[in-house]
Molecule: c-di-GMP-I riboswitch aptamer
Organism: Anaerolineales bacterium
RNA sequence: CACCCGAAAAGGCAAACUCAUCGUGAGGUGAGGACGCAAAGUCAUGGGUCUGUUGCGUAGCAGACUGCCAGACUGCCGAA
Numbered sequence: 001c002a003c004c005c006g007a008a009a010a011g012g013c014a015a016a017c018u019c020a021u022c023g024u025g026a027g028g029u030g031a032g033g034a035c036g037c038a039a040a041g042u043c044a045u046g047g048g049u050c051u052g053u054u055g056c057g058u059a060g061c062a063g064a065c066u067g068c069c070a071g072a073c074u075g076c077c078g079a080a
Base pairs, nucleotide, nucleotide: 005078006077012037013036017032018031019030020029021028022027035067041073042072043071045070046069047068048065049064050063051062052061053060054059
């Protein structure tokens, strides 16, 4: 010093599940709750998964998920 890396501390996020609410649905939001997370911050851009719908169709259209994997941009701390 912070690209790689991930000890400690501070602070941060919040899976399953429950309740309320919105949505045909995948799911979203709020509250409770913590399995985990150094990008579990942001972006549906590529792949993937899922939903709805059309169709004879391996296809089309409209959506959901970034806590599935990549990519882009940004970012706290500083032991080995």